[in-house]
RNA sequence: CCAGACAAAGCCAAACCCAUCGUGAGGUGGGGACGGAAAACCACGGGUCUUAAAAUCAAGACAGCCGGGUUACCAAAG
Numbered sequence: 001c002c003a004g005a006c007a008a009a010g011c012c013a014a015a016c017c018c019a020u021c022g023u024g025a026g027g028u029g030g031g032g033a034c035g036g037a038a039a040a041c042c043a044c045g046g047g048u049c050u051u052a053a054a055a056u057c058a059a060g061a062c063a064g065c066c067g068g069g070u071u072a073c074c075a076a077a078g
Stems, first nucleotide, its partner, number of pairs: 002078001004074001011036002016031006034064001040070003044067003047062005
């Protein structure tokens, strides 16, 4: 360094409910815990979704959809 344990210490928090912001996808805060070893950060490629009537353009959302980039705690056997 890789790999990731019935290890130690911690961390995050799906669905759902409440409040709030937004036209919306969704965001934030509280409760909650399905899960997570990058479920930390970045919309770069793909994807999905939204935009008051529509979604080609355009503008947005999702990092807990897949890849990629950046940084990082612990650490057994191998």